[in-house]
Predicted 3D model of a 74-nucleotide RNA (transfer RNA) from a Chitinivibrionales bacterium. Lineage of the source: Bacteria > Pseudomonadati > Fibrobacterota > Chitinivibrionia > Chitinivibrionales. The RNAcentral record of the sequence draws on ENA. Its mean pLDDT, the model's own confidence on a scale to 100, is 81. Its Rfam family is "tRNA". Rfam describes the family as follows. Transfer RNA (tRNA) molecules are approximately 80 nucleotides in length.
C1' cells in the first nucleotide's frame, strides 16, 4: 500500500430501506427502606453520535476525505 470490519454516556453495547426528545445495561449523584452496610425499589445527572466537507426542507443514519484501533493481503 491495497481489501474487510469498527469509532454512540465514565465502561460494555444497541439503534437506523433518512423524520416523534437518541437508548440499554453496569458504574456515578441523591431518596426510600435497615441500627449500620449490602441488596432491593424510586428519582436524576451526564452525549459536538471520531474530524471535516457534501448530498437533503432535514444526518447517527447516504458519499468522499482524513484521524484512530482490529483483522488480512506481497
Nucleotide at each position: 500500500g491495497c481489501c474487510c470490519c469498527g469509532g454512540u454516556a465514565g465502561c460494555u453495547c444497541a439503534g437506523u430501506u433518512g423524520g416523534a426528545u437518541a437508548g440499554a445495561g453496569c458504574a456515578c449523584a441523591g431518596g426510600u427502606u435497615u441500627c449500620c452496610u449490602a441488596a432491593a425499589c424510586c428519582u436524576g445527572g451526564g452525549g459536538u453520535c471520531g474530524u471535516u466537507g457534501g448530498u437533503u426542507c432535514a444526518a447517527u443514519u447516504c458519499c468522499g476525505a482524513c484521524c484512530c484501533g482490529g483483522g488480512g493481503u506481497a